């Protein structure tokens, strides 16, 4: 070096997730690479980290370093949409002050001052209104109310007398009515009258006096509140990314290491 047989090994890899960790099932990327069974209220294992069975290849494929980097994850940034919190430089609204500008009022006399009246309170009266009582009107008693009492009854020789039912009239209590009168009580009453009292405000009239008043709008200063706009902070979700970190398929280039055992020639 050649041949035969055997052995190690190979017949895809990666990301996130799950997990103490590893691998697998499921998802995603790469892109073609033996088959069967198992597995998310999971499955199998333990640092040589899927298991079991079948088949094929077999020292050939391959392994290692670096570069290029599909894709994933992470952080950041920007942006959008919800949620939560904070009166927080501001806006909007609100209150107080000011009076520069505008408006309005004012020498046909402003604000302020003084006087009187009203508004207000108390009492009385009047009126209004409600109501009780009395008066008023009607009705109202089989007998036990009144009057008159037909008929009849009783007494009497008679004249006549007596009691008296029905009827009629009247009336008491009671019942009812009202249009009025008297007396009393009350009132969410009154362009009413009289008397007294009146803090403050408002209002009417008058007096002296003689120039401002007001605070409606803008401006300026200040206060309190408010989550409507804005701002700030926290956190969530989506999107984007010549950003950060990390893993990294395929392919290409590059570097390095290893290349087994037995027998025969």
């Nucleotide at each position: 070096c050649u041949g035969u047989g055997a052995u190690a090994g190979g017949c895809g890899g990666g990301g996130a997730g799950c997990c103490a960790g590893c691998g697998g099932u499921g998802c995603c990327c790469u892109g073609u690479a033996u088959c069967u069974g198992c597995a998310a209220c999971c499955c199998g294992c333990u640092a040589u980290a899927g298991c079991a069975g079948a088949g094929c290849c077999g020292a050939a494929c391959g392994c290692u370093u670096c570069u290029u980097g599909a894709g994933g994850c992470u952080a950041g940034u920007a942006u959008a949409u919800g949620g939560g919190a904070a009166g927080c430089a501001g806006g909007a609204g609100u209150c107080c002050g000011u009076a520069a500008g505008g408006a309005a009022c004012g020498u046909u006399g402003a604000u302020g001052u003084c006087a009187a009246g009203g508004u207000c309170u108390u009492a009385u009266g009047c009126a209004a209104u409600a109501u009780a009582g009395c008066g008023c009107c009607g009705u109202g008693a089989a007998c036990c109310g009144c009057g008159u009492c037909a008929g009849g009854a009783u007494g009497g020789g008679a004249a006549c007398a007596u009691a008296g039912c029905a009827g009629c009239g009247c009336u008491a209590a009671g019942c009812g009515g009202a249009a009025c009168g008297c007396c009393g009580u009350g009132u969410g009453u009154g362009c009413c009258a009289u008397a007294a009292g009146g803090a403050a405000g408002c209002u009417u009239u008058g007096a002296a006096g003689g120039a401002g008043u007001c605070g409606c709008c803008u401006g300026c200063g200040g206060g309190a509140a408010u989550a409507c706009c804005g701002u700030u902070c926290c956190g969530a979700u989506g999107u984007a990314u010549u950003u950060u970190g990390u893993c990294g398929a395929a392919a290409a280039g590059u570097u390095g290491a290893a290349c087994u055992c037995a027998c025969a020639g």
About this RNA:
A computed fold for a 265-nucleotide RNA from a Clostridiales bacterium, annotated as Bacterial large signal recognition particle RNA. It is recorded under the gene name ffs. It matches the Rfam family "Bacterial large signal recognition particle RNA". It is annotated as a non-coding RNA gene. The model forms 93% of the base pairs in the Rfam consensus. The source organism's lineage runs through Bacteria, Bacillati, Bacillota, Clostridia and Eubacteriales.